Source information: RNAcentral holds the sequence, with entries from Rfam. Predicted 3D model of a 72-nucleotide RNA (transfer RNA) from Vicugna pacos. Lineage of the source: Eukaryota > Bilateria > Vertebrata > Gnathostomata > Vicugna.

[in-house]
């Protein structure tokens, strides 16, 4: 030095132009003698970063920054 590919709550992941979800996990509550399971509820996100299109962008366009394949 070319090509791809992924980046989304603490974690592993969905979603795909129309005020962002999921389980696990954390908190509070009821169950229990008691812990655990269960249940209900509530917190927790500038969807990597800048700019574009567009009425309206995690989503589509361009740079880029990190990381993982591959070729050389």
């Nucleotide at each position: 030095g070319a090509g791809g590919g992924u980046a989304u709550g603490g974690c592993u992941c969905a979603g795909u132009g129309g005020u962002a979800g999921a389980g696990c996990g954390c908190g509070u509550g009821c169950c229990u003698a008691g812990u655990g399971u269960g249940c209900a509820c509530a917190a927790g996100g500038u969807c990597c970063u800048g700019g574009g299109u567009u009425c309206a962008a995690u989503c589509c366009c361009c740079a880029g920054u990190a990381c993982c394949c591959c070729c050389a």
Its mean pLDDT, the model's own confidence on a scale to 100, is 82. Its Rfam family is "tRNA". Rfam describes the family as follows. Transfer RNA (tRNA) molecules are approximately 80 nucleotides in length.